[in-house]
Context: one part of a larger RNA
RNA sequence: CUGGGCGUAAAGCGUGCGUAGGCGGCUAGACAAGUCGGAUGUGAAAUCCCCGAGCUUAACUUGGGAACUGCAUCCGAAACUAUCUGGCUAGAGUGUGGUAGAGGGCGGUGGAAUUCCCGGUGUAGCGGUGAAAUGCGUAGAUAUCGGGAGGAACAUCAAUGGCGAAGGCAGCCGCCUGGGCCAACACUGACGCUGAGGUACGAAAGCGUGGGGAGCAAACAGGAUUAGAUACCCUGGUAGUCCACGCUGUAAACGAUGAGAACUAGACGUUGGGGUGCCUAGCAUUCCAGUGUCGUAGCUAACGCGCUAAGUUCUCCGCCUGGGGAGUACGGCCGCAAGGUUGAAACUC
Repeated sequence: CUGGGCGUAAAGCGUGCGUAGGCGGCUAGACAAGUCGGAUGUGAAAUCCCCGAGCUUAACUUGGGAACUGCAUCCGAAACUAUCUGGCUAGAGUGUGGUAGAGGGCGGUGGAAUUCCCGGUGUAGCGGUGAAAUGCGUAGAUAUCGGGAGGAACAUCAAUGGCGAAGGCAGCCGCCUGGGCCAACACUGACGCUGAGGUACGAAAGCGUGGGGAGCAAACAGGAUUAGAUACCCUGGUAGUCCACGCUGUAAACGAUGAGAACUAGACGUUGGGGUGCCUAGCAUUCCAGUGUCGUAGCUAACGCGCUAAGUUCUCCGCCUGGGGAGUACGGCCGCAAGGUUGAAACUC
C1' cells in the first nucleotide's frame, strides 16, 4: 500500500460554522483533457517465458521468437468524467401567511421556605443518634405570634412532554433576538453535501479582579464509632456555590452509535401543524415534521438494532491495529497557575 474495522471487544473529534480539497440533480450542444481503438517510432544487451541447438545429462552455454504491460507522435470514437455555452426545477434557498416551544440576552417583579435581627407570650429544656456525646439554653433557648433584613432556589403544573448544534434550558412580566414546523402560491435556478487546517461555542470543578454571602459545604475543628478510623454518623465550619468582567477547554461532554442522501413490513402511544368526514367544537380518519414502545425482513460473536437501523447502498471527514510501560517522558504549541493539546521508546508479559 492492498485489505479489515469503530453501540458494548482497540477505535466517532464534546458541538457548530467554514477555507483548501474530495464528491455532486435533469437536459441540449460544443470540445476532446481524462477514457477507448488503430498505426508508426522507441522500449540496448543480458535476465524471465516459448520452440530449437551444444557439452553423455543437468546446471550452464547458445540460435530464433515472444514479451518488455511503458513513453512519444499521428489518425479516429464520443457513452461516461472534466471544461465551455444554453436551458430546466425534483436538491438548496428567498418571499407571503400561520404556528408550538424551560432556545438565547437584558431589565423588572412575586409567593412559599431556611437563616439572622427586634418585640410579645412562655419555661426548662432543645437538638441530634443505632445509642450517645460535642453543640445551643435561666444572660430565657426550643415552641408560638407580630415586624424587619438578606441571599439563593423556583413546590404543585410536570410528562414516558417541549426547545436548542452540543454544553444545556423551568416562578411571573416586559424589551431585544436565533432557529424549527405547517399550508398554498410566487420567485432564484444546482447557488449543493462533506470538511484537513482554521475559527466560535463549550457542564462541573478551578484561576484573576471587584462585589455578594441565606442555605449548603471540600479543607479544617470537635463529638461518636472502631483494634485503629486521617472515613461512613453527629455538632460546627472556610474556600466555593451567587453576580459582573476576563481566563481555563476538560467530562461515563453517552444514544459509549460522525455528517448528508436514497431505498426497505407492520402495530400501539405521544408533541406541533395541516386536510377531510360526521354535523358539530368533540369524535373519526389521513398527510407532514418530531419523540417513544414493540416488532417483519435483514444485520449481529452474542446482547441486541430494526424507516430515529447497528438493514441495503452512495459521498466526505475523524479514528483503531495485543496488554502493561503511558495518555507517561522529551520537544513544540497554548495557559496567570492548575494544567491542556500533540505524543514516543527502552523494558516486560